[in-house]
RNA sequence: CCUCGACAAAGGCAAACCGGCCGUAAGGCCGGGACGCAAAGCCACAGGGCCUGCCCCAGCGAGGCAGGCCGGCUGGGUUACCGAA
Repeated sequence: CCUCGACAAAGGCAAACCGGCCGUAAGGCCGGGACGCAAAGCCACAGGGCCUGCCCCAGCGAGGCAGGCCGGCUGGGUUACCGAA
C1' cells in the first nucleotide's frame, strides 16, 4: 500500500414514529428519536422500486413515451478512521 473486518480503541451515521417547513406526489430539509449500519460518506451510469403527466382503453389494469424521486434495494464508481486474524 492492497485485500479483509475483531466480544479491539476512538468516534460517526440515524430506520420507524412524532413535530415543523418545502413539494401535486414519490420524496426532501430541520428538530426530537434509535431499528440498525464497517462506508447507512458522496455519485443516478446499469438494473430494480416509487411518483406525475401524456398516448392507448367504454373504464381500470397492462403496455409505450416524457419528466421526477429512492444511495438505508442491488451492482458499479469514488473518498475515508482503526489495524487483530
c-di-GMP-I riboswitch aptamer from a Candidatus Fermentithermobacillaceae bacterium, 85 nucleotides, folded computationally. Model confidence (mean pLDDT): 89 of 100. The model forms 95% of the base pairs in the Rfam consensus.